Two RNAs folded together computationally: RNase P RNA and transfer RNA, 503 nucleotides in total. Its mean pLDDT, the model's own confidence on a scale to 100, is 77.

RNA sequence: CAGGCUGGCCGGAUGGUCGCUGGCAUCAGACGGUGCCAGAGGAAAGUCCGCACUCCACAGAGCACGGCGCCGGGUAACACCCGGGCAGGGGUAACCUUGCUGAAUGGGCCACAGAGACAUAGUGCGUCCCCACCCUUUCAGGGUGGGGCGUGAGGGUGAAAAGGUGGUGUAAGAGACCACCGGCGCGGGCAGCAAUGCCUGCGGCCAGGCAACCCUCGCCGGGAGCAAGGCCAAGCAGGGACGAACACAACCAGGGGUUGUGCGGAGGCUGCUCGUCUCCGGGUGGUAUGCGCAGUGCGCUGCGCAUGCUGCCACAGUCUCGGGUAGGCCGCUAGAGGCCUGUGGAGACACAGGUCCCAGAGAGAUGACCAUCGCCGGGCGCGCUGCGCCCGCGCACAGAAUGCGGCUUAGUGGUCGGCCUGGGGA
RNA sequence: GGGCGCGUAGCUCAGCUGGUUAGAGCGCACGGUUCACAUCCGUGAGGUCGAGGGUUCGAGUCCCCCCGCGCCCACCA
Repeated sequence: CAGGCUGGCCGGAUGGUCGCUGGCAUCAGACGGUGCCAGAGGAAAGUCCGCACUCCACAGAGCACGGCGCCGGGUAACACCCGGGCAGGGGUAACCUUGCUGAAUGGGCCACAGAGACAUAGUGCGUCCCCACCCUUUCAGGGUGGGGCGUGAGGGUGAAAAGGUGGUGUAAGAGACCACCGGCGCGGGCAGCAAUGCCUGCGGCCAGGCAACCCUCGCCGGGAGCAAGGCCAAGCAGGGACGAACACAACCAGGGGUUGUGCGGAGGCUGCUCGUCUCCGGGUGGUAUGCGCAGUGCGCUGCGCAUGCUGCCACAGUCUCGGGUAGGCCGCUAGAGGCCUGUGGAGACACAGGUCCCAGAGAGAUGACCAUCGCCGGGCGCGCUGCGCCCGCGCACAGAAUGCGGCUUAGUGGUCGGCCUGGGGA
Repeated sequence: GGGCGCGUAGCUCAGCUGGUUAGAGCGCACGGUUCACAUCCGUGAGGUCGAGGGUUCGAGUCCCCCCGCGCCCACCA
């Protein structure tokens, strides 16, 4: 110098005019006027995670369901971040990227091809055994065909075929056996908090893949969401479905009510079971039997009480159809807050001190235009590492809506630091 | 603002526990039938499974992330 990798920061500037939102002050009051001050982001986005906060009863146990998954640390928490480890892939490298509970002891799948997909034998190899035939021969040997047996070395298929190389061995072969290498399991030593790494001993143990399929193991998770939720004002019309029916005790007390226990019902703990919590258990009628009282014409009738059966209405509460409103205030912006300095740490981060207040709208403000400058792109000219002039609806992506920490996605550039490769010079 | 669901041929939809070349009906084109048209019969074309990445031998299907479309919600009695 060229190319590349990686991390951080900024992301147009200044002035003027006209507007918008909020706060404060002021104008006698006001939603109006005037003045001053403040007014989007690194992603405010997607809503993918984790929290705060609010309500459901501060939140139970087990199962189900969902999420996560190497190790250590950080954090309010996380699927995030930092550091470290192992394995695969890309790159010469810096570095990037994907994954990491269990696949040798639960189930399932592995299409097509192929003999065979977790268990087998088509071709082949062998001629070990049997039969038939032929040649040479007559101890034997050789060849052909068929059957049996052995084999998993060779060929072939496939994404994947049961360790690799060399030898021994054998009829032919094969971890069958041996040496070395690789893997696995069980041990030992050393280093490390650990994951793990290094060294070493024993065992021929040689074992396919998929858990982003079910499942196992470990950990975590109650649900809903600021349209949560609280207060005020205005206005209206209620209907339907489900819906059980009581005892005992004590106290106040004397019509009756309250409390507790048990029983029953509705609902909640957002799926189920257990457990637990909240609320409710009122009135009226028919009929049968028994008892008592009254009337009696002795057949019964009426009333009251008790028990059994049964009808109807209402109620707690849940669901649902319909009706009304489209207003105000709070929640609501001082916070896991920003900046600076110091300390601890390898880092994420933590702690201490100082300092600052920095949008809060509610159909939703933060904008438009002009001028100058800066940067980018293109063109022209010149005295060409550059300078000058002209042109450009060129300066991105995008915009708060309860707040915060992350991830992901979008995006035109600028700038600073670190590192790698190649070339040149000293 | 928040919470759900869907995307497969021109249209409406299937597609199982991932498996060979993704199907059905309507529509379209051509041929036949008819004097002609409709109906009917036969044949055929038409798909980057919304886009991208990953897991896997293999993805419409499983996982992640974007894009587009649709639905629901408040308060009072």